This is a predicted structure of a 71-nucleotide RNA (transfer RNA) from a Candidatus Pacearchaeota archaeon. RNAcentral records the identical sequence in 2 taxa.
[in-house]
């Protein structure tokens, strides 16, 4: 320098154009003499910019970051 793949919550993963979800973690409450377990509730997310579309996590392009391969 070139080709390909990936980027969603603190973490691990769903959602194949139609209101972004679960587990775990965290916080509060209940429970207990106390801790743990359990239960209830809450907080928190599409890397970024643009385009297509009535509507984009999804399709297209650029940028950024990571990985693999070739030279």
């Nucleotide at each position: 320098g070139g080709a390909c793949c990936c980027g969603u919550a603190g973490u691990u993963u769903a959602a194949u154009g139609g209101u972004a979800a679960a587990a775990u973690a965290c916080u509060a409450c209940u429970u207990u003499c106390a801790c743990a377990c359990a239960g209830u509730a809450g907080c928190g997310u599409u890397a970024u910019g643009a385009g297509u579309u009535c509507g984009a996590u999804u399709c297209u392009c650029g940028u950024c970051g990571g990985g693999u391969c070739c030279a």

Source information
Its Rfam family is "tRNA". About the family: Transfer RNA (tRNA) molecules are approximately 80 nucleotides in length.